[in-house]
RNA sequence: CAAAUGGACGACUAGGGUUCCGACCUUCGCAGAAGGUGACUGGUCCGAGAGUUGUCGACCUCCUCCGGAGGUUACACGGCGGGAUAAAAGCCCGGGAGAC
Numbered sequence: 001c002a003a004a005u006g007g008a009c010g011a012c013u014a015g016g017g018u019u020c021c022g023a024c025c026u027u028c029g030c031a032g033a034a035g036g037u038g039a040c041u042g043g044u045c046c047g048a049g050a051g052u053u054g055u056c057g058a059c060c061u062c063c064u065c066c067g068g069a070g071g072u073u074a075c076a077c078g079g080c081g082g083g084a085u086a087a088a089a090g091c092c093c094g095g096g097a098g099a100c
Base pairs, nucleotide, nucleotide: 007056008055009054010053011052012051015046016045020043021042022040023037024036025035026034027033028032057073058072059071060070061069062068063067075095077098081093082092083091
C1' cells in the first nucleotide's frame, strides 16, 4: 500500500397500528348477538444496521494440546417516496439517495 472477514439466530425494549380478545357507544333483546370507535389505557400481534442482552460463529495469543484458558468482534448523521401485512411502524427497499 492492497485484499479478505467484519456474521447468524433468539429474548426483550423504544416504537407501531387495529385481524382477534378486552373496553366503551348504539341497536335488537331472556341469555346473548350485530354494528361502530385505536385522538380506547390494555392482552394477542408486528418490531430496530445505526437500541439492550444472550447463545453460536470468526480472528488472535497461550497451555498440561485434537482439548482447554484468555482477549477481540470497531465506527455508524440520514430524507422524500414506495412495499408487505388486517393495518401501521425505528419492519423491508436501506450501512440506500444524500450529508460529513
Guanidine-I riboswitch aptamer from Halopseudomonas phragmitis, 100 nucleotides, folded computationally. It matches the Rfam family "Guanidine-I riboswitch aptamer". Rfam links the family to the GO term regulation of gene expression. The family has 100 seed sequences and 1,509 matches in Rfam 15.1. RNAcentral holds the sequence, with entries from Rfam. NCBI's taxonomy places the organism under Bacteria, Pseudomonadati, Gammaproteobacteria, Pseudomonadales, Halopseudomonas.